RNA sequence: AGUGCGCGGCCGCCUAAUCCGCUCGCGCGGAGCCGGGGACCCACUCUUUUCCGGGGUGAAUCGGAUGCCAGCCCACCAGCUGCGUCCGUAGGGCACUUUCCAGCCCGAACCCGUCAGCUAACCCGGUAGGCGGCAUGGAAGCAAGG
Numbered sequence: 001a002g003u004g005c006g007c008g009g010c011c012g013c014c015u016a017a018u019c020c021g022c023u024c025g026c027g028c029g030g031a032g033c034c035g036g037g038g039a040c041c042c043a044c045u046c047u048u049u050u051c052c053g054g055g056g057u058g059a060a061u062c063g064g065a066u067g068c069c070a071g072c073c074c075a076c077c078a079g080c081u082g083c084g085u086c087c088g089u090a091g092g093g094c095a096c097u098u099u100c101c102a103g104c105c106c107g108a109a110c111c112c113g114u115c116a117g118c119u120a121a122c123c124c125g126g127u128a129g130g131c132g133g134c135a136u137g138g139a140a141g142c143a144a145g146g
Stems, first nucleotide, its partner, number of pairs: 010133005018031005032127006042117001053115001054112004062088006069082004091106004096141001098140005
């Protein structure tokens, strides 16, 4: 000097998921932010059975190809569904903000339980988790500091 691990602090990112007060603590209360239910009017004329219930949070939808795969069907071919693997895509994110141009990523997961359009009053909930350490870059703009 560099690297790895552990602890603490600070500064940031995704997200509604932050802040304040009380408590020895467990925990409780509040503010802010977020979500759901819920009239008139408007919208829908439907829903269920026959092939398929319906709905919500979220950016996370919609396709295509493929398989010595599984199931259904079949005389065979073909077809359908599921699973896996790739390729896209509606849409979403990236350290002042917006826009434009490029670059890099995400494009999941879960919940309600036969039931919910919008919706004032009103009612009911959430406030977790996961990451990073000069951070994507340029143009324009704005702000702050000297």

Predicted 3D model of a 146-nucleotide RNA (c-di-AMP riboswitch aptamer (ydaO/yuaA leader)) from Nonomuraea glycinis. The sequence was found by an Rfam model in a public genome assembly. The model forms 96% of the base pairs in the Rfam consensus. Its Rfam family is "c-di-AMP riboswitch aptamer (ydaO/yuaA leader)". About the family: This family represents a conserved RNA structure found upstream of the ydaO and yuaA genes in Bacillus subtilis and related genes in other bacteria. Its mean pLDDT, the model's own confidence on a scale to 100, is 78.